RNA sequence: GCUCGUCUGGGCGAGGGUAAACAGUAAUUAGGCCCAGAGCGUCUUAGCUGGCCGGAUCGGCCUGCUGGGGGUUUAG
Repeated sequence: GCUCGUCUGGGCGAGGGUAAACAGUAAUUAGGCCCAGAGCGUCUUAGCUGGCCGGAUCGGCCUGCUGGGGGUUUAG
C1' cells in the first nucleotide's frame, strides 16, 4: 500500500489474495469493535397479501411487501 470487521471519515484489529475471525478495552444489550453522521442488518408499530391452528364469523401464529418510529447502555 491492498482486502476485511454494514456504509462515509477517523481510530483499533486481522489477513495476504481470501473475506473470514477465538482479534478489535471490560461488562451489558436483539442491537453488529470504538467515535461523529447515515439507517444496511436488527428491534418495534400500522396496513396489505398468502398460509396454518382453535367449535370459530372472531381470536392466535407464521412467510412476504409497503409506510412510520427507535438508533444499545455503563465505566475507562